[in-house]
């Protein structure tokens, strides 16, 4: 230098002018104003996962559903995250695996093949026997060829995504783990290493046993439901419960058991509101409910929950490490239809054109946005900074 | 905000590994009947939201992500 793995960390800064949130402070005509301070993210998204938290329900096991899956470890807890096995990708640094169980049981494998799931099954091809024709030879017999029928075989061709160990011989009418060396590759037992996964070594076994569990299943584990519009506290308005609340006549119209009873108007009394602080005076209600007091639940609405927390930063100890401890420092958004912006200067940074070069135009700067927190996984993301490490080149 | 749920022709739908090259009705076209029209017959075009993954094989299992729907005060 070139090409490329891993991991960490940034998303520009200052100044000014407008505007919003929040809080502290002062001031006030209580409406609201000045000041001071602070105001998004690596994903705040997706709601995939696991926790706190709250309410509801709950003797204790099971079953059902529903997840999770090679072993260690870390954590509150995980499907996360480290660290090792395995297998698979790359010269390599590294990277990827839903990675228990198919010799527990059902079940599916289309098409195309002879045959596809436990041993079936035969077009073709080998062979063997027998019938039957045709040829050789002097010849009944031997023997070739060609058909039909039984009978072996599963080696070859061939089909498929997949045909059920592989080479070489023995062996046979032909063949075949039939039967032998050699690999392989699975199960058993031993041993040795390793917590353990698992890996080596040895022996037995002809066992050769497909493939799909992101089919049903089975083993192991692990889960009660709902979710802050969870849930709590104060409580306007209406409705409701209690209490207290004064009535006496007059009249009219229906009803009609002829003494009531309904619904109206009106005197006078008493209550209650209003002008109006009182008193009078006017108005309007209301005497079977007008107002009055209380009471319990409780809506709008307000408030808590809600920002000190599995919390940030530095150093240091254990620990391969994820993480843990201990010390010190620090407080860092909090809205409710939803604040956290826009403009304008310099400037850093990238990009392109121009110049020999300083430099000079011009252009860009993503994805996205809190809403009870919080661990973590997915997914979007303009460019750029760092450090380790790999491979080729060169050059010392 | 928080919790479902669903996505196949221009619409409504079948189909829940393999017979799918995806089926049917109603639209559209086009053709044939009728003086025309409509009704009625034949033809034809038209789709599995996208990517990635398990499987020999995927519209169909899984898994990311679009989109549209619902409920909760």
């Nucleotide at each position: 230098c070139a090409a490329g793995u891993u991991g960490a960390c940034c998303a520009g800064g200052u100044g000014g002018u407008c505007g919003c949130g929040g809080u502290u402070u002062g001031c006030u005509u209580c409406g609201g104003c000045g000041a001071g301070c602070u105001g998004a993210g690596g994903a705040a998204a997706g709601u995939c996962c696991g926790c706190a938290c709250u309410c509801c329900a709950c003797a204790g096991a099971g079953c059902a559903c529903g997840g999770u899956g090679c072993c260690g470890g870390c954590u509150a807890a995980c499907g996360g995250c480290c660290g090792g096995g395995c297998g698979g990708g790359g010269c390599g640094a590294c990277c990827c695996g839903a990675c228990g169980g198919a010799a527990a049981g059902u079940g599916c494998a289309a098409c195309a093949g002879a045959g596809a799931g436990g041993c079936g099954u035969a077009u073709u091809g080998c062979c063997g026997g027998u019938c039957g024709g045709a040829g050789g030879u002097u010849g009944u017999a031997c023997u070739u060829c060609c058909g039909g029928c039984c009978g072996g075989u599963g080696a070859g061709g061939g089909u498929g995504a997949a045909a059920c160990g592989g080479u070489g011989g023995u062996g046979u009418a032909a063949g075949a783990g039939a039967c032998c060396a050699c690999c392989a590759g699975c199960a058993g037992c031993g041993g040795c290493a390793g917590u353990a996964a698992u890996g080596c070594c040895g022996u037995u076994g002809g066992c050769u046993c497909u493939g799909c569990a992101a089919a049903c299943c089975c083993c192991a584990c692990c889960g009660g439901g709902a979710g802050c519009a969870a849930g709590g506290u104060c409580a306007a308005g209406c409705a409701g419960g209690a209490u207290g609340g004064a009535g006496c006549g007059u009249u009219g119209u229906g009803c009609c058991u002829c003494g009531g009873c309904a619904c109206g108007a009106u005197g006078c009394g008493c209550g209650g509101c209003g002008c109006u602080g009182c008193u009078c005076g006017c108005g309007c209600c209301g005497c079977c409910g007008a107002c009055a007091u209380u009471c319990g639940g409780g809506u709008a609405g307000a408030u808590c929950g809600c920002a000190u927390g599995a919390g940030c930063c530095a150093a240091c100890c254990a620990g391969u490490a994820a993480u843990g401890g201990c010390u010190g420092g620090c407080c860092a958004a909090g809205a409710u239809a939803g604040a956290u912006g826009a403009c304008c200067a310099c400037u850093a940074c990238c990009c392109g054109c121009c110049u020999g070069a300083c430099g000079g135009c011009g252009g860009g700067g993503a994805c996205a946005g809190a809403a009870u927190g919080c661990g973590g996984c997915u997914u979007a993301u303009c460019g750029g900074u760092c450090a380790a490490c790999u491979u080729g080149g060169c050059a010392g | 905000g928080c919790c479902c749920c669903c996505a196949u022709c221009g619409u409504c739908u079948a189909g829940g590994g393999g017979c799918c090259u995806a089926g049917g009705a109603c639209g559209c076209a086009g053709c044939c009947c009728u003086u025309u029209c409509a009704a009625g017959g034949c033809u034809a075009a038209a789709a599995c939201c996208g990517g990635g993954g398990u499987u020999c094989g995927a519209a169909u299992c899984c898994c990311c992500g679009u989109g549209g729907g619902g409920g909760c005060a």
Two RNAs folded together computationally: RNase P RNA and transfer RNA, 469 nucleotides in total. The prediction has a mean pLDDT of 79. It holds a member of the Rfam family "Bacterial RNase P class A". Rfam classes the family as a ribozyme.